[in-house]
Formats: sequence, C1' cells, structure tokens
RNA sequence: CACGAAAAAGGCAAACUCAAAGUAAUUUGAGGACGCAAAACCAAGGGUCUCUUAAAGAGACAGCCUGGUUACCGAAU
Repeated sequence: CACGAAAAAGGCAAACUCAAAGUAAUUUGAGGACGCAAAACCAAGGGUCUCUUAAAGAGACAGCCUGGUUACCGAAU
C1' cells in the first nucleotide's frame, strides 16, 4: 500500500411515523433500525425519477452503478 476479522473503539441510519420546505421528484429535523468497511464527500459518466413541453430545458437521487478525493483499526493473505 493492497486487503477486510466470529477483533477492538466507534460511526452512519432503510422502511415507517410526526412536523416543516418544495408544483413535484425529494429534502431537513425528531423518533425508529433494514442494513452499511467508506451508507463520508463530489452530479464527472451512465442510469432512474420529477416539472414544463412541439423540440428542448430546469431539477432530484451518492443507501443504483462506474469514477474521483479523504478517512478509523490491524487478524489472515
């Protein structure tokens, strides 16, 4: 450095419920845990979704995939 344990210390938080924002996708907060070794960050590529629409444009999703940046621990290899 790769790698990922029947390890240690921790971390995040799906569905759902309530409140708020947004035309919407969805987001934020609280509760709640399905899971996650990057479920930390980035909308760069692909994909899916939303709005308007003749084209086209604007947006959302990083817990859809690829990629990039950063990061705890130290078994086996």

The prediction has a mean pLDDT of 88. The RNA shown here (c-di-GMP-I-GGC riboswitch aptamer) has 77 nucleotides and comes from a Desulfobulbaceae bacterium. The sequence was found by an Rfam model in a public genome assembly.